Predicted 3D model of a 523-nucleotide part of an RNA (small-subunit ribosomal RNA, 5' domain) from an uncultured bacterium. The RNAcentral record of the full RNA draws on ENA and SILVA. Its mean pLDDT, the model's own confidence on a scale to 100, is 82.

Context: one part of a larger RNA
Parts: sequence; structure tokens; C1' cells
RNA sequence: UUGAACGCUGGCGGCGUGCUUAACACAUGCAAGUCGAGCGGAAAGGCCCCUUCGGGGGUACUCGAGCGGCGAACGGGUGAGUAACACGUGAGCAACCUGCCCCUGACUCUGGGAUAAGCCUGGGAAACCGGGUCUAAUACCGGAUACGACCAGCCUCCGCAUGGUGUGUUGGUGGAAAGUUUUUCGGUUGGGGAUGGGCUCGCGGCGUAUCAGCUGGUUGGUGGGGUAACGGCUCACCAAGGCGACGACGCGUAGGGGGUCUGAGAGGAUGGCCCCCCACAUUGGGACUGAGAUACGGCCCAGACUCCUACGGGAGGCAGCAGUGGGGAAUCUUGCGCAAUGGGCGAAAGCCUGACGCAGCGACGCCGUGUGCGGGAGGAAGCCCCUCGGGGUGUAAACCGCUGUCAGGAGGGACGAGGGCCUUGGGGAGGCAAUGCCCCGGAGGCGGACGGUACCUCCAGAGGAAGCACCGGCUAACUCCGUGCCAGCAGCCGCGGUAAUACGGAGGGUGCGAGCGUUGUCC
Repeated sequence: UUGAACGCUGGCGGCGUGCUUAACACAUGCAAGUCGAGCGGAAAGGCCCCUUCGGGGGUACUCGAGCGGCGAACGGGUGAGUAACACGUGAGCAACCUGCCCCUGACUCUGGGAUAAGCCUGGGAAACCGGGUCUAAUACCGGAUACGACCAGCCUCCGCAUGGUGUGUUGGUGGAAAGUUUUUCGGUUGGGGAUGGGCUCGCGGCGUAUCAGCUGGUUGGUGGGGUAACGGCUCACCAAGGCGACGACGCGUAGGGGGUCUGAGAGGAUGGCCCCCCACAUUGGGACUGAGAUACGGCCCAGACUCCUACGGGAGGCAGCAGUGGGGAAUCUUGCGCAAUGGGCGAAAGCCUGACGCAGCGACGCCGUGUGCGGGAGGAAGCCCCUCGGGGUGUAAACCGCUGUCAGGAGGGACGAGGGCCUUGGGGAGGCAAUGCCCCGGAGGCGGACGGUACCUCCAGAGGAAGCACCGGCUAACUCCGUGCCAGCAGCCGCGGUAAUACGGAGGGUGCGAGCGUUGUCC
């Protein structure tokens, strides 16, 4: 010093912090959805109509399921693996990608065939799967167009080897989607930006030589493939190289950094919370989708394990938040809320959000604060010591006066909420007009989990609130009794065998104080 633990003790508050061990196994609930202003529609509710009271029809306020879009690659967890361009730092890419966002150019023409849902039907215990038939789209597929884009050739300018930039020309290649009166919001294709990533290199940060040689896609070349991209990345052929005492290869250990602790510094140790990067998601492997994937809450295969089963076959993955068992010296609530901040979707209202904001538990840490203040005897009682005279506890108590922090009771009662949202009024440029846009921080209304909390006022009353370790030396603090090398103490030296300041108790004292000691650990 501490993410601590243990023993004794424990008033209050604030802010932090809390599985360091089994990356062991997990019951249950929740943790990623959203859009009807993309689409066909109508399971449920609302409304309207009819009704034989069983129900039927309509609407689309709304909306289950479905098609489609965006998101699900973020956020959250963990530290297993990794000694590596993983990380840090500094460069490079004439070798690259980038959805949503911003700026800017052009376009948004014309056709087609399906399919889910639905209806009919079949198989299965289930999970679920199949057949027939109908239908839509911002789903899918053709055709046209080509400024610009890409590829190839020529030209200009430039450079860092391959080459790069620009313009013109020739040849080839490929796209679009509506809704609306119009806009708004979109779609397609280019250019630029921003952001995020990918790749390469210099340097830096560990133990072991009781590991001295290592290497066959190995090192390089040519060519093909592959990638967003360079590259033995991969493959065929060719050559025989490449690394190493400046420590290769092996083994062990380990996520890295900002930082943190210590120290005058140099240095040493460390990487928990928070931030950045990396890696992983039951173990191992694989691809798909996509702008983007180690795809934690996606898919497939294999293994182990658990569960269901009608035995044919299926389901699952808390290192998300809580919580359970286990392990352990040891580490929390199966809480509240989306009010704020942030994120996803949506035109918006809004929905979702165990991110987050809060609350709960733990003296685990730091900080603050209280447990009262003044007076009160040559000094009560009790207890302890004694040379029996006395001394100590000790102004300590009693007693008198006072105060009211905290806790308790009563009343009031927030900030966090605005430039948010809804309704509505007036004005303005443009437009025939309506909407949209801008202005008048116009007017009215709505929204707080925490929380009746913080805070304020009042009430009562010293009332409810002190312990722990030590007292031989180091090291502040001494006597009595018990014990008798016993029982015991102990960090080191060492104490104890009949007067022990060292064991145990007591009185007294010393040190800290809601803590105090012990143990572990680092400087």
C1' cells in the first nucleotide's frame, strides 16, 4: 500500500467499491428490437351496421402472424488463450474498404414472372415438415439510357521502382422504387469529405543456455488463383536458400497500455475500478448473410454435458443483469425506472433498452461527524496498592447550570425538466392555394424511478451511540495475585524450574479510535 481475509467491537452520513478461487455447472425471469408514412391483409381490441343472439358484414382508430427495410458487427461480460506488429509509440499504403451522416453532379424510363401470409390438404408425440391453389410490394428478374464510373489503347503533366494525375477519343461492361397535385421523406449512379476499419515497417516493454542449433511452403523467383488490398495468402514449376550467441528454436509464465503503489530521485512492484486497444463466448472446426462478423443471447458439423420423447426423433449454452449449486479465507438484490444521458427503429407520436440513472446489502476503502459542554472535594462509595501514615482511579462520578449536531417525532418540501413533447394564436420569403419552412424563447397543457428523499422549520430530552491492541528491550506505557521449564508467550533477542514489570487475571497506564489488532501482499 490493499478489490483483501480473520478475531473482538460497531452511532450516523457522503462518495467510491465488492468471485482475486472453478473460462466450474446452471433452475427461473428479464437483457434487441422497430417501422402500417414499403406490402398483401385482419388473429385480438375499439367504432358502425345487421342478427335466428350462435354469429355475420364493414372501417383501419388499431394491429397478432407473414413478406419487406433498417438494426441485431453497437452497447454489456470475461482474461482462457496470446511472447505476437497483440500492445505502446512514430511513420507508410504509387497496395486498400467504409452502411447511416455532410457537400456536390446526373438520373429516377419501360416491362415481366413469382412467392410468403391466406384457403384446401397430408405427415409427425413434439420440434416441425410437405403437397395443391390465390395474391402484393421500397421483395425478385428483364429491356432502354450512360454525363460521369470501371477495363484496355493513344496524349499531356508529374513522381517515390512498380507508377500517379488530368483531359480528349475509340471499343466493351453494368443500375434505379415508389408515394404525392406539388413538396417533404426516399431510390440509383458518380466525385469529395467526415468517421470507422484493413495492411506494412522502425523502435520499446519477461524468465530460462541445466533449451544451441532451428526451418520443407521452409527462403527466393516465374506464372496461375484468391482478397477490398500487398504478400507463400494458396497452387504448379524452378533455384537452395532463410534464421541464430546482438540468443534463433524450445520450455515456463503472462492479455498490452494510459495509469496505480512506493520512493528525494533513479528505480522497483503492479495492471482491480475508469478509459483505449486486443482476444474469447460450452470445446474444436466451418462457412453463409451483410457496408461491416471471434457473429456471446445467428447457422452448419463433430465432441463432452444437461433436458424432453410416443424411442422414430428433438431442445440447450449466464465470461449480459439478478439469482442457484459448487470451489473457497472471501466478494451483494431473483429491487425500481426509462424521469435524465446515450443507443436502435420510426416522418412523428412513440416503442424497445438489466446500457444507464437510482435504490438495497457489506466499516471493504476514503472523508466528514457524533457519543455532550461549563461548574463541581485536599477529593464520596467501590476497587487496587501500601512502609497502615497514606497513595491511585479522580473533576472522574454524584450534584448544579446549559446546549441540541446526529439518531427520533411533526410540518413544509426540491434541483435534476429544457432550447423536450402535445394543442393552439399571430407574422414572414416563396407559391394560385393548402401543407411544409422561418420568426414572435406568443398562449395553454403534459412528463420525476430516486422520493415525501435531500434541504428547511418546529418538538422533546444528556436522553439512544466506545471499543481494540499493547505495557522485558527494540517501543510509548508497572504493580499485586495465581502458576512453578507446568500451563503458556514469542516479530527478533528470548521469558516460565516458588517473590515472573515477558505466562493467566486484576488495578493502573500507553497508543489508536468506529474502529483496533492479526495474517497475506508490494515498495